[in-house]
Context: one part of a larger RNA
Parts: sequence; structure tokens; C1' cells
RNA sequence: UGACGGGGGCCCGCACAAGCGGUGGAGCAUGUGGUUUAAUUCGACGCAACGCGAAGAACCUUACCAGGGCUUGACAUCCUACGAAUCAUGGAAACAUGGUCUUGCAAGUUUACUUGCACACGGAGACAGGUGGUGCAUGGUUGUCGUCAGCUCGUGUCGUGAGAUGUUGGGUUAAGUCCCGCAACGAGCGCAACCCCUGUGUUUAGUUGCUAACGUUUAAGGCGAGCACUCUAGACAGACUGCCGGUGAUAAACCGGAGGAAGGUGGGGAUGACGUCAAAUCAUCAUGCCCCUUAUGUUCUGGGCUACACACGUGCUACAAUGGCCGGUACAGACGGAAGCGAAGCCGCGAGGUGAAGCCAAUCCGAGAAAGCCGGUCUCAGUUCGGAUUGCAGGCUGCAACUCGCCUGCAUGAAGUCGGAAUCGCUAGUAAUCGCAGGUCAGCAUACUGCGGUGAAUACGUUCCCGGGCCUUGUACA
Repeated sequence: UGACGGGGGCCCGCACAAGCGGUGGAGCAUGUGGUUUAAUUCGACGCAACGCGAAGAACCUUACCAGGGCUUGACAUCCUACGAAUCAUGGAAACAUGGUCUUGCAAGUUUACUUGCACACGGAGACAGGUGGUGCAUGGUUGUCGUCAGCUCGUGUCGUGAGAUGUUGGGUUAAGUCCCGCAACGAGCGCAACCCCUGUGUUUAGUUGCUAACGUUUAAGGCGAGCACUCUAGACAGACUGCCGGUGAUAAACCGGAGGAAGGUGGGGAUGACGUCAAAUCAUCAUGCCCCUUAUGUUCUGGGCUACACACGUGCUACAAUGGCCGGUACAGACGGAAGCGAAGCCGCGAGGUGAAGCCAAUCCGAGAAAGCCGGUCUCAGUUCGGAUUGCAGGCUGCAACUCGCCUGCAUGAAGUCGGAAUCGCUAGUAAUCGCAGGUCAGCAUACUGCGGUGAAUACGUUCCCGGGCCUUGUACA
């Protein structure tokens, strides 16, 4: 100087408390451990591994296993010789064997040759190749403490020196934020602001959007008309403790108020200082060294990654009446669409089929939002709750759904009556609850990422648990 303390002081955080909803019990989904296996590829392991890499394992992917092939190789550059295509046989395919045939473009030349390029096969070797090892040799990237308020430097001063001071102190703040004081005076990286979205208004613009007035109509803003309104998307305004009162040290600031769509960082996002964890990643990529080179490379078929006594994590669905079912009826936002979205109509109980209009989309389509509201029924039961499991019959995608996809109909109708010890999230348009969309994708979503609808309760307080910041103290630790 740090680190640590079941030392002290001050302060903060859904850290506790106050509340609301869960997890832990059930069934299923998914990840992991373990076990099994020819293989169940590999990585990730307290927080910060475990719906993680994987924004989607039937083949492919695929790295694993069994078997069949290849050895200058699936891929790149160089040299040489030469012309591929295509057909037949064997085969699970890859591939092997045999036959037929003699490529395309451009230039030069002189009418059939040469050269170059492209493509394909053969040969020789230089070499290729490796998801083989080492993340404790590395770059790059990332997680975490933590969006915590800290981390430092120059000059000066103090100290023999390590170092200190500044950065401590009194206030204050979300903040090393600001004010005052001070052997310090300044400065940098962080904080804040500048950026994006959202909340209000003005203005510009008016189609594909909108419809107040007028007209018309097939009654639909459909069209004539209009751009007022909504909306869209550019510019601008607006919030700054600016104004008033109080407190304070006449400061910074805090409390209350006015005006205002919004008030003291308005709400959200992006943004992550010096560093810590030999943290993670050699399997995104790059790369040193080591290792393999008729195999640890490469290709194909089939299998596996989907196994199952069990254990754990994360979720979904429930256990019901604030509910289930039936009928009627209302209101979103955001997003996607050409190898695409696919309407109306018709067929089917349905998944779906047919059909082809429109749409490169403020135009057309996906598209019915659901919870909600109105009416009916069920009356507390393992039930008209719950839907697992299983049987049969179908649909879709795709060379192909046996291992191993999704969906539909009929039948079946398991556990489960609110969950022990323990434990998690959340402070407002939040929790809870309800649906919708997207990426991945041929197909497959309870996951992930977004979007809107409905919409709470509670916070006395900081003694305690956990984590963190500043000052101080002890130390046989570094």
C1' cells in the first nucleotide's frame, strides 16, 4: 500500500422487511448428471454451467459408431499428357469395370494448325487436409463484479524509502454530482450530456391513409370531392430547478407550490473506466508449438446424438365455479410475404384439398386477436375439472416420417384436490394474466426475440441475511 475481520462509523441495492405471483409435490416438454451403449460427438460446472453454444439432429447438418470405398486426395497453386459429355453391368450408395464419342470461347494465322483461357479426366511430386492436443503458449471475442462510482496522471509539497498528498474533511447528489474548506494546483479515463424510441404541440406534405361538410351509390370511404380530423414521417418548439415560498452557510442543494402534455435523470434503450477471476472459447475465426499423413484426411449407406432404474435445473399444462362448455358479439400493436403470402367460392366434422383473384405491398394476403361483454348450461364430484397414455382412421411436408416429424377426427380418460425442508421473480403501465407476430425453417416451438390487450397489492423502516461504495481500526496474510 492492499486484502481480510462473527472490529467501528456513514451510505446504497427487490438485499431484508411489507405485499403479489411462483418453484420445490403431479403429468408432460426441454437441458444436465449418472448409467447404458458399437456410438449415445464435443464444449459449458457456484453466483457468472444446466430451454447454454443449438435462430430449430428423420437424410443432410454431424464432428460419433459399424460396414463399404479413395490415396496429390472433397478443397488451393504449379508441371505434364489429353479431350470431357453419354450408355451398359455389378452395387445399399459411394464407387469400380467396359463400350461409344472426340468440348466451348478468343486471338494469331491461312483453311487446319498454333497459342491462351475455361471446363473435365489421367500421371509425377512439391503439397493439400485434420471439429486431432494444448484457452495454463496466444490474438480476437465474451461473461462477471457492475451502469458499481470509481481508476489514474503531470507539476508541486511531505517522507531516508516503500509511499502519501491531490481523491481526505463539512454539506449534498443517482453519481469523485456539485458547493465550501484545505499544500496543493491542474488534467485524463469513467459519471452526466451529445445518439435512438416513447409521451405534448406547431408546421410542411396528402396516397395506398383519413372522412367533418356537399353530392352520388350496388350501402362498403365504395366514388365524386376534400386534406379539416386521425394517421404517416421530415423539420421545429418544449423541461432549464427557468419562476414563487421555505430550509440551508449569503453556497451547493433539498422540501412545498404555480404554470404545464410532461418536473426535478419524465419513461425505456444503446453506451460497460483501471482492473479481477491463469474465468469461457484452439469446435465461429485466426494462430505458435506438438501430433496424424493408404489416415486422427476424405466419401458413401445404415445407425447414433431421441437410450433409461434414477437425481437435479428451467419451463408448459393443471388440480377448477374469479371456473369448464355452448351460442352471439367488440376492441390491438408490431411483423412477414415472389423458389413467397395466397383471398372469395366449392368439397371435407376437421387437419386439409381444390381454386386461382390480388399483392414486389399504408393498396393484396397471412388475419379469426384472446382474455372481455351478453345469454344459456354444469352445482362441488376425481366431476361437463384435468388432459397424460394407448388404439383405430386420416391429413401435410419431404427421395424418404420404422428407429425419429407435426397436425386432425373418433374412442380411451392416468397422476393431480394447491404441494415438506427450502427457494425465486417483481416497486407501475411494473407483477399477474391474455393472445398476436417474427427469426431459425421443406416440415417441426411449451424455447427464444419482440408486440400490444386487461391491469393490481405493498414499501413502517434499515436491527438482521446477501452484495457493494467511502472513512477509520487490528493483523503473525500478500